[in-house]
RNA sequence: CGCAUCCGUCAGGGGUGCUCCGUCGCGGGGCUGAGAGGACAAGGUCCAACCCUUAAAGCUGAUCUGGGUAAUACCAGCGGAGCGAGACCUAAAUGUUCUCAG
Numbered sequence: 001c002g003c004a005u006c007c008g009u010c011a012g013g014g015g016u017g018c019u020c021c022g023u024c025g026c027g028g029g030g031c032u033g034a035g036a037g038g039a040c041a042a043g044g045u046c047c048a049a050c051c052c053u054u055a056a057a058g059c060u061g062a063u064c065u066g067g068g069u070a071a072u073a074c075c076a077g078c079g080g081a082g083c084g085a086g087a088c089c090u091a092a093a094u095g096u097u098c099u100c101a102g
Base pairs, nucleotide, nucleotide: 002096003095004094005093008088009087010086011053012052013051014050017031018030019029020028021027022026037047038046039045040044058083059082060081064077065076066075067074
């Protein structure tokens, strides 16, 4: 010097569960988690927060199988499975190939 990452700008993708009580169109508690929220014309749409953008958040299989829990969560299988959303910028920081100097 270059490249990559981080930072930044704009754009986009995703999930919102289990359980208890009540006066059960709704309200109040408990659990896990980054996140379990609000509104509406309510099989969905919009907004907020959070996570993720190929080193991938999440979805399908799945009303799955074994363990585990109050129940979800979680662990393992499935799984070398299938699907899945990006462009720009580089002063500094971090890493690194090559080159030069000591």